[in-house]
């Protein structure tokens, strides 16, 4: 210098004028309450001033939580859904970190839904002789017969070679044989046994076995672990208004005792089922059609928070200390305009055009997707120079 | 804001637990029939199964992620 790999950050800047949402302070006038009164308290309006006001994805809603309600709690069983190498991190996760194994790349590095197919069921189209207790089309070897020298036919052996297929019942090489075959041997693969290393996944060498066990679990399934459901339009409270309504369905309105309104048993409410306890009940539960309202308060932002620093850890991350408060609206604010600078484009030039993806809605941790342009750090390969 | 569902021919829909070349009706084009049209008869064209990636020998079908469209919901008695 060229080409490449990994990680982090920013994503227009400054100023003037006008406007907007929230919080604090001050002033003005209004209403209500208390007080004889000056005044005090509460409430909303107008104005001034101070402070704060979109994102790395606020998005998709794909996962995981916090929080709230569902008529409370415990135990057992079943169904359904999810996750899936091992260890760690975490509030939790399908996320992250580290490691193992497999694959790609010369390398830096990248990718992987990566448990089980000797628990069982199912499927493997077409082609092919044969598709899982398989099989012999062409071949190869050999016995007999017919031909009599080009060959045909029949019996047996074989699975090395050809052919089909995504896949053909271990692979390569050698020995062996009529030809062949784990028939025998070496190496590789596979299975088993004990051993060594490692928390583990797994790795390593040793011995034994002549090969049994094809693929698919993002088909059913098995194993291990996890999960109750719904979601801030959840939910709680205040106010206003209306017809405190109708129809249908399910279970029940039972028995005994006495002191005559209580007790006991049974039954129902009960949410997958069963059971135990608690609570409620002569009524309880559900579906649906109508009626009214479109107001206010809470939930609502101090949080698994941010910045700096020190320490533990390879890392994800955890702990200590110091400092800070950083949108909280509710048909929904965060905007408009002008000037200068910056980036990109057009033009000889004056100058003109343009500013990525996109915008909070209960709040967090992730993943995924969209994104003009720019900056920083580390590493690899090749070429050249010293 | 939250939850759920569907994408197959121009339109409306089928497609059993994956199998070779994806069908039907309407519509469209051509021919016949008619003096001419409609109706009718026959023939034909038309599909990257919303997109991308994966599992599998093989995907409309199974899985994941995107895209587009649609539906539902508040409170009171």
């Nucleotide at each position: 210098g060229c080409g490449g790999a990994g990680g982090g950050c920013c994503g227009g800047g400054c100023g003037g004028c006008c406007g907007u949402c929230c919080a604090g302070u001050c002033g003005g006038g209004g209403c209500g309450g208390c007080g004889u009164g000056a005044g005090c308290c509460g409430u909303g309006c107008c104005g001034a001033u101070u402070g704060g006001g979109a994102g790395g994805a606020a998005a998709g809603u794909c996962c995981g939580g916090a929080c709230u309600u569902c008529a409370c709690g415990g135990a057992g069983c079943g169904a359904c859904g999810g996750u899936g190498c091992c260890g760690g991190g975490u509030a939790a996760c399908g996320c992250c970190c580290g490691g193992g194994c497999g694959g790609g790349g010369c390398a830096a590095c990248c990718c992987g839904a990566c448990g089980g197919a000797c628990a069982g069921c199912g499927c493997c189209a077409c082609a092919g002789a044969g598709a899982u207790c398989a099989g012999a089309c062409c071949g190869c070897c050999u016995g007999g017969g017919a031909a009599c020298u080009a060959u045909c036919u029949u019996g047996g052996g074989u699975a090395a070679g050809g052919g089909u297929g995504a896949a053909a019942c271990g692979g390569u090489g050698g020995g062996g044989u009529a030809a062949g075959a784990g028939c025998c041997c070496a190496c590789c693969g596979c299975g088993g046994u004990a051993c060594g290393g490692g928390c583990a996944a797994c790795c390593g060498g040793a011995c034994c076995g002549g090969c049994a066990u094809g693929g698919c679990a993002a088909g059913c399934c098995c194993c291990a672990c996890c999960g109750g459901a719904a979601g801030c339009a959840a939910u709680g409270c205040c106010g206003a208004a209306u017809a405190g309504g109708g129809a249908c369905c399910c279970c029940g309105c039972g028995c005994g005792g006495c002191u005559u309104g209580c007790c006991g048993c049974a039954g129902g409410g009960c949410g997958g089922c069963u059971u135990c306890g608690a609570c409620c009940c002569a009524g309880g539960g559900g579906u649906u059609c109508g009626g009214g309202u479109u107001g206010g308060c809470a939930g609502c932002u101090u949080g698994a928070g941010c910045a700096g620093u020190c320490g533990g850890g390879c890392a994800a991350u955890c702990g200590g200390c110091u400092g800070c408060c950083c949108a909280g609206a509710g048909g929904a604010a965060u905007g408009g305009u002008c000037g200068c600078c910056g980036g990109g484009g057009a033009g000889c030039g004056a100058u003109c055009c343009u500013c990525a993806c996109a915008g909070a809605a209960u709040c967090c941790g992730g993943c995924u997707u969209a994104c003009a342009g720019g900056c920083c750090c580390u590493c690899c390969g090749c070429a050249c120079g010293u | 804001g939250g939850g759920c569902c569907a994408c197959u021919a121009g339109c409306u829909c089928a497609g059993g637990c994956g199998g070779u070349u994806a069908g039907a009706g309407c519509g469209c084009g051509g021919u016949c029939c008619u003096g001419a049209u409609a109706a009718g008869a026959c023939c034909g064209a038309g599909g990257u199964c919303u997109g991308u990636g994966g599992u599998u020998c093989g995907a409309g079908u199974c899985c994941a992620c995107a895209g587009u469209g649609g539906c539902c919901c508040a409170c009171c008695a």